[in-house]
A computed fold for a 75-nucleotide RNA from a soil metagenome, annotated as c-di-GMP-I riboswitch aptamer. Model confidence (mean pLDDT): 87 of 100. RNAcentral holds the sequence, with entries from MGnify.
RNA sequence: GAUAACGGCAAACCCGAAGCGAUUCGGGGACGCAAAGCCACGGGACCCGCCGGACGGGCCAGCCGGGCUUCCGAA
Numbered sequence: 001g002a003u004a005a006c007g008g009c010a011a012a013c014c015c016g017a018a019g020c021g022a023u024u025c026g027g028g029g030a031c032g033c034a035a036a037g038c039c040a041c042g043g044g045a046c047c048c049g050c051c052g053g054a055c056g057g058g059c060c061a062g063c064c065g066g067g068c069u070u071c072c073g074a075a
Base pairs, nucleotide, nucleotide: 001072008033009032013028014027015026016025017024018023031062037068038067039066041065042064043063044060046058047057048056049055
């Protein structure tokens, strides 16, 4: 980050499975994504513990910031 090229990932929804739950995994499916590759370090949302608070645990990387790695090569 281009009306480029080779490609990649895969939202919602549906089916199956796991979990108290947030959510996750597999299959189908594409809303989109130049890191929508990886990391829970900071903030934040969500769930659970008793939910009123504190505190603890969990979950989300496609909420934001940050760290690491990475294909191509026009202006």
Rfam family: c-di-GMP-I riboswitch aptamer. Rfam's curators write: GEMM was predicted in a large-scale screen for bacterial structured RNA regulatory elements.